RNA sequence: GGGGCUAUGGCUCAAUGGUAGAGCUUUCGACUCCAAAUCGAAAGGUUGCAGGUUCGAUUCCUGUUGGCCUCA
Repeated sequence: GGGGCUAUGGCUCAAUGGUAGAGCUUUCGACUCCAAAUCGAAAGGUUGCAGGUUCGAUUCCUGUUGGCCUCA
């Protein structure tokens, strides 16, 4: 230098172009003599960045940045 994969709450991951969710963690509550377990609730996201297409983009297209793999 060429090619490929990947980037989404604090962590691990979903999401067929149509209001971005789950588990774990955290906080609060219920239960308990206390605690654990269990149950309920809440908080937490400019979907890496910048553009484009579209009525509408996490999703499609282009560029770019980081990480990983590969070829030379």
RNAcentral holds the sequence, with entries from ENA and Rfam.
The RNA shown here (transfer RNA) has 72 nucleotides and comes from Pichia membranifaciens NRRL Y-2026.
Rfam family: tRNA. Rfam describes the family as follows. Transfer RNA (tRNA) molecules are approximately 80 nucleotides in length. It is annotated as a transfer RNA.
Lineage of the source: Eukaryota > Ascomycota > Pichiomycetes > Pichia > Pichia membranifaciens.